[in-house]
């Protein structure tokens, strides 16, 4: 100097005028004799979108469902180990597998000796493997050669053979050297692979050693098996105040049950049914004389709380390799309800195009995108900028 | 705000791991014109993963769409 990696940030500045929400403060208003209390538009003061507010993919608070135990089954989700958190399919660390000269990256990474199924096409042979071609022996025929007794190519059939060829994504250990009729884990060395056992680690795992000639092909994001997890619903959840109508009608489902006390009724106890957010079965508990679903009809399309102090932030110290924890110390930071956070002007910055040796000067553009109950994550969009740690190649001292 | 589904040719659909198909439309030829025949061209939304292979399983996005809420 180039290239690349991998991490953190910012998301224009500053002034003037004009508005828009909201909070306080209060001029004032309205009842009233006064205190009060409710409003409060003019004024003065202060707040006022994001790094993703977005997809709505995943986990929580909170609310309300009478939701409280246990045990099975169905669903659905996770899946190497260890941590971190309220949780989590998320982060932080390692561990095994691939990739990349490296820095680094990337993996739904339990089980295929528990069953079940798939492996198209091509090959001879595709799941208790297989003999197309080749290679070997032994046997028939022969053309041939011979020292005439034998050899015996190429052809027919029988058999061995998983080295070579060829087919496919895969032919079921790999490489040499021995061994053999030709061959084979049929032997032997060294690596793979399986199992034991010793060390090392919390643990995924790795090491060394001994054993066994390999017996075990892949696919579980096919089905299933193991182990954990998981009750719905959602601020239009829910509470409250007010207003309105016809607290109407039709229709399916289930039920109004027994005993005892009392004189009927009511009541009260007890048993027994039913219902209680996937379902079955137990416990506990709670409701029940009407109750639920659908339709047609009507009525409102107001208020206030929830709702802005929170798994908040900023700094700092300690712990820990980090994720992050715990302690001090400071700040209070949108809250709209058809929806506020905007416009318009200067002057600069930043990028680009055009003249131009230069200084300049003149257009032009300055992104994605916008809170709605709140948080922790994850995925996607982004004009343009800045910082840091690594690595690689080259040059030059 | 919760919730299903859907995406293959110009438009209607089939296909659920092994070579992508029909109908109607669009060229071309059969002398011209209709009809009919026969031949052609054109595609699994997009990007990853699992697998020997993906329109088809998985996962992420995109676009499009259904359906539900209040009172009595």
């Nucleotide at each position: 100097u180039c290239a690349g990696u991998a991490g953190g940030c910012c998301g224009g500045a500053u002034g003037g005028c004009c508005g828009c929400u909201c909070c306080g403060c209060a001029a004032g208003u309205a009842u009233u004799g006064c205190g009060u209390a409710u409003c409060g538009a003019a004024g003065c003061g202060g707040g006022g979108a994001g790094g993703a507010a977005a997809g709505u993919c995943c986990g929580g608070g909170c609310u309300c469902c009478u939701u409280g135990g246990a045990a099975g089954c169905a669903c659905g989700g996770u899946g190497c180990c260890g941590g971190a958190u309220a949780a989590c399919c998320u982060c932080c660390g390692g561990c095994g597998g691939g990739g990349g000269c490296g820095a680094c990256c990337c993996c739904a990474g339990g089980g295929a000796a528990a069953g079940u199924g798939c492996c198209a096409c091509a090959g001879a042979a595709a799941g208790c493997a297989a003999a197309c071609c080749g290679c070997c022996u032994a046997c028939g025929c022969u053309a041939g050669c011979c020292u005439c007794g034998g050899c015996g190519a190429a052809c027919g059939a029988a058999g061995g053979u998983a080295a070579g060829g060829g087919u496919g994504a895969a032919a079921g250990g790999g490489u040499g050297c021995g061994g053999u009729a030709a061959g084979a884990g049929c032997g032997c060395a060294c690596c793979g692979c399986g199992u034991c056992u010793u060390u090392g680690g919390c643990a995924a795992c790795a090491a060394a050693g001994g054993c066994g000639g390999c017996a075990c092909g892949g696919c579980a994001a096919a089905c299933c098996c193991c182990a954990c997890c998981g009750g719905g619903a959602g601020c239009a959840a829910a509470a409250c105040c007010g207003a309105a109508u016809a607290g109407g009608g039709g229709u399916a489902g289930c039920g109004c049950g027994g005993g005892c006390g009392u004189u009927u009724u009511u009541c009260g106890c007890u048993c027994a049914c039913g219902u209680c957010u996937g379902u079955u079965u137990c416990c506990a508990g709670a409701c029940g004389a009407g109750c639920u679903g659908c339709c047609c009809g009507g009525g409102u399309u107001g208020g206030u709380u929830g709702c802005a102090c929170g798994a908040g932030g900023c700094g700092u110290a300690u712990c820990g390799c980090a994720a992050g924890a715990u302690g001090c110390g400071c700040c209070c930071c949108a809250g709209a309800u058809g929806a506020a956070u905007g416009g318009c002007c200067a002057u600069c910055g930043c990028c680009u195009c055009g003249c131009g040796a230069a200084c300049g000067c003149g257009g032009g553009g300055u992104a994605c995108a916008g809170a709605a109950c709140c948080c922790g994550g994850c995925u996607u969009a982004c004009a343009g900028g800045c910082c840091u740690g690594g690595u690689g190649a080259c040059a030059u001292g | 705000g919760c919730u299903g589904a859907u995406c293959u040719a110009g438009c209607u659909c089939a296909g659920g791991g092994g070579u992508a198909g029909a109908g109607c439309a669009c060229c071309g030829g059969c002398g011209u014109u209709g009809a009919g025949c026969c031949g052609g061209a054109g595609g699994c939304a997009u990007g990853g993963g699992u697998u020997c292979g993906a329109g088809u399983c998985c996962c992420a996005u995109g676009a499009u769409u259904u359906g539900c809420g209040c009172c009595a």

This is a predicted complex of two RNAs, RNase P RNA and transfer RNA, with 469 nucleotides together. It holds a member of the Rfam family "Bacterial RNase P class A". About the family: Ribonuclease P (RNase P) is a ubiquitous endoribonuclease, found in archaea, bacteria and eukarya as well as chloroplasts and mitochondria. Gene Ontology terms of the family: tRNA processing, dimeric ribonuclease P complex and ribonuclease P activity. By type it is a ribozyme. The coordinates come from a structure-prediction model, not an experiment, and the mean pLDDT is 75.